[in-house]
RNA sequence: CAACGAUAAAGCCAAAACCGUCGAAAGACGGUGACGGAAAGCUAUGGGGCUAACUCCACAAUGGACAUGCUUGCCAAGCUACCGAA
Repeated sequence: CAACGAUAAAGCCAAAACCGUCGAAAGACGGUGACGGAAAGCUAUGGGGCUAACUCCACAAUGGACAUGCUUGCCAAGCUACCGAA
């Protein structure tokens, strides 16, 4: 340096649920809380997934399509990073 990841050391993040705020929704943020995580750090770039406001189509009610919205704690890819037993 690369790879690897321990019942090591020092720390880190925080699922569900509940409360509050924002949002059309999906969801996000804050608090409580820990299911888990060695990149659960960062980037929506590719695929997947969620939602459907706007728009379009049909229309009696209303239904269907659509991401420009969201998800990196779904998987890849890219960038960066703490520690050091085997």